[in-house]
RNA sequence: AAUAAAUAAAGCUAAACCUAUUGAAAGGUAGGGACAGAAAGUUACGGUUCCAAAACGGAAAGCCGGACUGCCGAA
Numbered sequence: 001a002a003u004a005a006a007u008a009a010a011g012c013u014a015a016a017c018c019u020a021u022u023g024a025a026a027g028g029u030a031g032g033g034a035c036a037g038a039a040a041g042u043u044a045c046g047g048u049u050c051c052a053a054a055a056c057g058g059a060a061a062g063c064c065g066g067a068c069u070g071c072c073g074a075a
Stems, first nucleotide, its partner, number of pairs: 012037002017032006035062001041068003045065003048060004
């Protein structure tokens, strides 16, 4: 120096619910809030679920897997 998973520190995200707004809906956005998270960062590539059902449509990354990126750093 690299890799590495514990530990500690620095930080980070924000479930349910409420308010406003947006959408045909599922859901999204902002504020409050805090269940939980070591990738709960990004990505719709595969599977799955939800809405719609005409589709080559829409949604979920905090459903599972893959890919890319990332803080500290014992043995």
c-di-GMP-I riboswitch aptamer from Methylobacter tundripaludum SV96, 75 nucleotides, folded computationally. Taxonomically the source falls in Methylobacter tundripaludum (Bacteria, Gammaproteobacteria, Methylococcales, Methylococcaceae). It matches the Rfam family "c-di-GMP-I riboswitch aptamer". Rfam links the family to the GO term cyclic-di-GMP binding. About the family: GEMM was predicted in a large-scale screen for bacterial structured RNA regulatory elements.